[in-house]
Molecule: Bacterial RNase P class A
Organism: Novosphingobium sp.
RNA sequence: CCAGGGGGCCGGGCAGCCGCGUCAUAGCUUGCUAUGCCGAGGAAAGUCCGGGCUCCACGAAACAAGGGUGGCGGGUAACGCCCGCCGAGGGCAACCUCAGGGAAAGUGCCACAGAGAGCAGACCGCUCCUUCGACAAGCUCAGGAUGAGCGGACUCGACGGAGUAAGGGUGAAAGGGUGCGGUAAGAGCGCACCGCGCGGCUGGCAACAGGCGCGGCAUGGUAAACCCCACCCGGAGCAAGACCGAAUAGGGGCGGCGCGCCGAGGGCCUUCGGGCCUGACAGCAGAUGUGUUUCGCAUCGACCGCCCGGGUUGGUUGCUUGAGCCAGGCAGCAAUGCCUGGCCUAGAGGAAUGGCUGCCAGUGCGGAUACGGUCUCUUUUGGGAUACCGUCCACGCUACAGAACCCGGCUUACAGGCCCCCUGGCGAA
Numbered sequence: 001c002c003a004g005g006g007g008g009c010c011g012g013g014c015a016g017c018c019g020c021g022u023c024a025u026a027g028c029u030u031g032c033u034a035u036g037c038c039g040a041g042g043a044a045a046g047u048c049c050g051g052g053c054u055c056c057a058c059g060a061a062a063c064a065a066g067g068g069u070g071g072c073g074g075g076u077a078a079c080g081c082c083c084g085c086c087g088a089g090g091g092c093a094a095c096c097u098c099a100g101g102g103a104a105a106g107u108g109c110c111a112c113a114g115a116g117a118g119c120a121g122a123c124c125g126c127u128c129c130u131u132c133g134a135c136a137a138g139c140u141c142a143g144g145a146u147g148a149g150c151g152g153a154c155u156c157g158a159c160g161g162a163g164u165a166a167g168g169g170u171g172a173a174a175g176g177g178u179g180c181g182g183u184a185a186g187a188g189c190g191c192a193c194c195g196c197g198c199g200g201c202u203g204g205c206a207a208c209a210g211g212c213g214c215g216g217c218a219u220g221g222u223a224a225a226c227c228c229c230a231c232c233c234g235g236a237g238c239a240a241g242a243c244c245g246a247a248u249a250g251g252g253g254c255g256g257c258g259c260g261c262c263g264a265g266g267g268c269c270u271u272c273g274g275g276c277c278u279g280a281c282a283g284c285a286g287a288u289g290u291g292u293u294u295c296g297c298a299u300c301g302a303c304c305g306c307c308c309g310g311g312u313u314g315g316u317u318g319c320u321u322g323a324g325c326c327a328g329g330c331a332g333c334a335a336u337g338c339c340u341g342g343c344c345u346a347g348a349g350g351a352a353u354g355g356c357u358g359c360c361a362g363u364g365c366g367g368a369u370a371c372g373g374u375c376u377c378u379u380u381u382g383g384g385a386u387a388c389c390g391u392c393c394a395c396g397c398u399a400c401a402g403a404a405c406c407c408g409g410c411u412u413a414c415a416g417g418c419c420c421c422c423u424g425g426c427g428a429a
Stems, first nucleotide, its partner, number of pairs: 001425010012360007020039002023036006041400001045411002048409005053237004058296006066233005071085005086100001087098004101228002106226002108222003123168002125164005131158004138150004176194006196215004201210003241317004251308006260284002265278005286300004324343008361398004366393004372388001373386005
């Protein structure tokens, strides 16, 4: 200097004039004036997670349904977040990514192509054998030559049979991989190494890593498919809720289930044997309050379901001191925690923080300039080119985007600029 990776920060500044909101103080004509402090974000967005807080569910336990997470360890109020480590993949590397438990519990799927894609499989090939055919050497007959017959090494061809899964083909993927031996040709058939399974040793809290021994050389993939395993989870939400005020119809209709047993006492009748009515307390049973069950508790004109209809839409509050922020120190690889000191930084209520002007800053395009840099020529206090740097002029632009109960995260958007660390390459010292 170039290319790349990780992290952090800013994202407008100053001045003048006018204009807003809460709060505080003072005044006064009680809603106005004056003064003062303060007044949107790193994402306020998305509403994807986790909480604080509020209300509801009668409580406890177990289970079911539904949902969530998924390597190990730590952090945190908690999390699906953060940190560190492990493993897999990508990259020369710094680093980045991971919906990272289980395929031997079960089910499903793997199209097409291909012989064959779960318990396989022979298309082209390779080897061997029977039969048929072609052929050398050689032998026999004839013999002047031509020829005929036998023969059949090695090899080739055709049909059939047996063996084979090494080589080739198909495919995203083909029943371990490479090599040597062996075989008729082959194959873990045997061996070496890798891989896989089992066992144990060492290191580590662990995930896991490394070594050793034995073994058969062998049974794919897919779970962001259903499923299994481990762990976790009440519901609704500030339009939650609380108070005040005001008003209406504590409305109407239909259906279901219950109103039980025992029994003190009382009333009525009586043919004096009893009959009828009512019925407290306790107990038992039942129903409701929960998706099921058990236990406890509460209630017994209570409850459950459906349909029609009426009133309230006003005010106050919740509403900002917080798992808060800043600085320093200690512990820790870090996330983070602890200690000391300092600070108070919106609280609107249809929703405030804005408008104008000037200067500056940054940035884009254009023009000028040869100061610097670079290139080139010439031998040098020089010439030429170049707008990379600097300077000047003119024009334009200044990102994404607005709190609404609050907080911890994640994700998405962002013109431009600054800082730190790391990796690779070139070059110099």